[in-house]
RNA sequence: GGUUGUAUAGUGUAGUGGUUAUCACCCUCGGUUUUGAUCCGAGUGACCCGAGUUCGAAUCUCGGUAUGACCU
Numbered sequence: 001g002g003u004u005g006u007a008u009a010g011u012g013u014a015g016u017g018g019u020u021a022u023c024a025c026c027c028u029c030g031g032u033u034u035u036g037a038u039c040c041g042a043g044u045g046a047c048c049c050g051a052g053u054u055c056g057a058a059u060c061u062c063g064g065u066a067u068g069a070c071c072u
Stems, first nucleotide, its partner, number of pairs: 001071007010025003018055001027043005048064005
C1' cells in the first nucleotide's frame, strides 16, 4: 500500500427496514434472613462518528475513526 471482518448499557450478547432495542452478569432498591450469602420482585443504564437512500435506518450505501485477519 491492497483486500476483508468487527464496532449495541460498566462487561458479554441478540436484533430479516416498522411494537418502549433482547438477554445474562454487575450496580441500586425492596422482600426473605439475627446479619450476610442464596433465592424472589422491581429499577437505572447502550446502537463508534458524519453524510446519504427511504414514509421510516441499530439494520442498506458512502466516507471517517478504532481494532483484528490475510496479501504485498
Transfer RNA from Protomyces lactucae-debilis, 72 nucleotides, folded computationally. RNAcentral holds the sequence, with entries from ENA and Rfam. Rfam family: tRNA. The family's RNA type in Rfam is transfer RNA. Its mean pLDDT, the model's own confidence on a scale to 100, is 80.